[in-house]
RNA sequence: GGUACUAUGGCUUAGAAGGGAAAGCGCCUGCCUAGUAGGCAGGAGGACACAAGUUCGAGUCUCGUUGGAACUA
Numbered sequence: 001g002g003u004a005c006u007a008u009g010g011c012u013u014a015g016a017a018g019g020g021a022a023a024g025c026g027c028c029u030g031c032c033u034a035g036u037a038g039g040c041a042g043g044a045g046g047a048c049a050c051a052a053g054u055u056c057g058a059g060u061c062u063c064g065u066u067g068g069a070a071c072u073a
Stems, first nucleotide, its partner, number of pairs: 001072003005068003010025004019056001027043006049065002052062002
């Protein structure tokens, strides 16, 4: 250089075919408890890499850029 893959809350991931952005862990508060552990209940969090395009509507489709990892010359 070429080819194909990938990017979603702090972390790990889901999101079937375009129409409510979800879960677990973590964090905060309260309760139980001898307990900073553990259990229960509730809560918060400018998460869809960036920029265009298509569409009434894009995390999802198309193009480009950037980062990551793979194969290849």
Molecule: transfer RNA
Organism: Daphnia pulex